[in-house]
Context: one part of a larger RNA
RNA sequence: AUGAACGCUGGCGGCGCGCCUUACGCAUACAAGUCGAGCGCUCCGACUUCGGUCGGGGAGCGGCAGACGGCUGAGUAACGCGUAGGCAACCUGUCCGGAAGUGGGGGAUAACUCGUCGAAAGGCGAGCUAAUACCGCAUGUGCUCCUGGGGUGAGAGACCCCUGGAGGAAAGCCGCAAGGCGCUAUCGGAGGGGCCUGCGUCCUAUCAGGUAGUUGGUGGGGUAACGGCCCACCAAGCCUAUGACGGGUAGCUGGUCUGAGAGGAUGGUCAGCCAGACGGGGACUGAGACACGGCCCCGACUCCUACGGGAGGCAGCAGCGAGGAAUCUUGGGCAAUGGGCGAAAGCCUGACCCAGCGACGCCGCGUGGGGGAAGAAGGCCUUCGGGUUGUAAACCCCUUUUGCCGGGGAAGAAGAUCUGACGGUACCCGGCGAAGAAGCCACGGCUAACUACGUGCCAGCAGCCGCGGUAAUACGUAGGUGGCGAGCGUUGUCC
Numbered sequence: 001a002u003g004a005a006c007g008c009u010g011g012c013g014g015c016g017c018g019c020c021u022u023a024c025g026c027a028u029a030c031a032a033g034u035c036g037a038g039c040g041c042u043c044c045g046a047c048u049u050c051g052g053u054c055g056g057g058g059a060g061c062g063g064c065a066g067a068c069g070g071c072u073g074a075g076u077a078a079c080g081c082g083u084a085g086g087c088a089a090c091c092u093g094u095c096c097g098g099a100a101g102u103g104g105g106g107g108a109u110a111a112c113u114c115g116u117c118g119a120a121a122g123g124c125g126a127g128c129u130a131a132u133a134c135c136g137c138a139u140g141u142g143c144u145c146c147u148g149g150g151g152u153g154a155g156a157g158a159c160c161c162c163u164g165g166a167g168g169a170a171a172g173c174c175g176c177a178a179g180g181c182g183c184u185a186u187c188g189g190a191g192g193g194g195c196c197u198g199c200g201u202c203c204u205a206u207c208a209g210g211u212a213g214u215u216g217g218u219g220g221g222g223u224a225a226c227g228g229c230c231c232a233c234c235a236a237g238c239c240u241a242u243g244a245c246g247g248g249u250a251g252c253u254g255g256u257c258u259g260a261g262a263g264g265a266u267g268g269u270c271a272g273c274c275a276g277a278c279g280g281g282g283a284c285u286g287a288g289a290c291a292c293g294g295c296c297c298c299g300a301c302u303c304c305u306a307c308g309g310g311a312g313g314c315a316g317c318a319g320c321g322a323g324g325a326a327u328c329u330u331g332g333g334c335a336a337u338g339g340g341c342g343a344a345a346g347c348c349u350g351a352c353c354c355a356g357c358g359a360c361g362c363c364g365c366g367u368g369g370g371g372g373a374a375g376a377a378g379g380c381c382u383u384c385g386g387g388u389u390g391u392a393a394a395c396c397c398c399u400u401u402u403g404c405c406g407g408g409g410a411a412g413a414a415g416a417u418c419u420g421a422c423g424g425u426a427c428c429c430g431g432c433g434a435a436g437a438a439g440c441c442a443c444g445g446c447u448a449a450c451u452a453c454g455u456g457c458c459a460g461c462a463g464c465c466g467c468g469g470u471a472a473u474a475c476g477u478a479g480g481u482g483g484c485g486a487g488c489g490u491u492g493u494c495c
Stems, first nucleotide, its partner, number of pairs: 001493002004491005011365006017358002019323001024321003028318001030316001033064003038061002041058007071276003080201008090193003095189004100184003103137001105135002112127006143167004148162005172181003202248003209239003214236008251273004255266004278299005301312004329355001331354003337351001338349004368398004378389004402436001403432006412422001439484005444465003450479005460467002
């Protein structure tokens, strides 16, 4: 010093922290939705001049989000991380700036209806329908590709300009309107990412040789992109005592602890990066995933079943079992901050903000202050004179932090009005009464603090040296004393 634990003890507040072990298994609820100003349908309510108007609900098609946020540290000794660079080898939804366009057509399908299979989960067939869903056509500022020319550049496939040719876009919605929100191709930006490289990054030589896509080339495939990433062929290379290969251990960093520093140790909370989501593998969709609360397959496990077949994944929040020396509430709220969707109103948000539990830690406060005897009682010791506890108590005076009771009562709200979970909290005022609040460890030396009794190598103590066998300052108890104090000791670990 500590994410601590254990023993004894325990008044209050603020701010933090709280499964370090089984990346063991999980009951239950909640944790990701939203948009009717993209679309058709359907149900309900109110009004109705019976034309319709207004409002609300439902599933579906479609869009955006579900790649963020939250959790964990298993794996990983690696360009994983850190740092400094590179990409003439790259991508980027939403957002910002520039500039151009948004013409004209088509066929379906879910919902729905009917039929049908199944215990269920869930299908199958027929029929109807819409779109910002899907598919042709037109146009082509720019864009991409090909041919030719010029310029810039250290430079290969980079950048700029010009000639000719080829290819390929789009969607509407709201509004009386003005207009707004969108859509398509494209240039630039911002932010985000991908890839590559120099250097740094634990122990082991009782691991000395390792390697066949292995090392390089040619051609191709694949990717946003380079690459042996993948493939065919060709060559025989490549790494290694400056430690290859193997084994062990480990997420890395900013930092944290310690130390005068150098260094050593460490990586919990917070922040950045990485990796994982029952074990293993795979791709789909998408700007982005090989995707925690998506899909498929294999496996283990749990559950349902009509035995044919199905369902599930808390390393989200809380909670349960197990393990363990050990680690919390199945709480409140979207008021704030932030996120998703929406034109907005708003909806969702166990992110978050709060509250609860735990002296787990740090910090602050209190348990009273002044006076009060050559000194009560009691305790302990005693040479029986006395000493000590000790101004300590009693007693007198005072105060009221805190506590309890009563009254008032925020800021946090950004935004004129309205909107606060926390919370009738903090804080302020009044009242009451010293009132409700002290323990733990030690006292042989190291090391600050000593006597008595009990015990008799017993019972016991102990960090080291060592104590105890009849006067033990070392065991046990008591009085006294020392130390720290809502804590004090012990144990583990690091310096």
Molecule: small-subunit ribosomal RNA, 5' domain
Organism: uncultured bacterium